Description: A computed fold for a 73-nucleotide RNA from Solanum commersonii, annotated as transfer RNA. Rfam family: tRNA. Model confidence (mean pLDDT): 81 of 100.
[in-house]
RNA sequence: GCGCCCAUGGCCUAAUGGAUAAGGCACUUGACUUCUAAUCAAGGGAUUGUGGGUUCGACUCCCACUGGGCGUG
Numbered sequence: 001g002c003g004c005c006c007a008u009g010g011c012c013u014a015a016u017g018g019a020u021a022a023g024g025c026a027c028u029u030g031a032c033u034u035c036u037a038a039u040c041a042a043g044g045g046a047u048u049g050u051g052g053g054u055u056c057g058a059c060u061c062c063c064a065c066u067g068g069g070c071g072u073g
Base pairs, nucleotide, nucleotide: 001072002071003070004069005068006067007066010025011024012023013022018056027043028042029041030040031039049065050064051063052062053061
C1' cells in the first nucleotide's frame, strides 16, 4: 500500500429498516447484618466512533474519515 472484520452507558453483550435502544457486571440509595460480604428492592448512566447520503422512518443500508484487530505484497 491492498483486502477483510470490528466500533452501542465505566466494562461485556443484544436489538428483522419501524415501539421509550434491551440485558449482565459494576456504581448509587434503601432493607437485612454488631460490621463487612452475600441476598433482596429501587435508581442514575447511551446524541449507538466522526461527518455526510438514501428513506416517511437508520444502531441497522451507502460513501468518506478516525481508531482497533487479522491477513497479504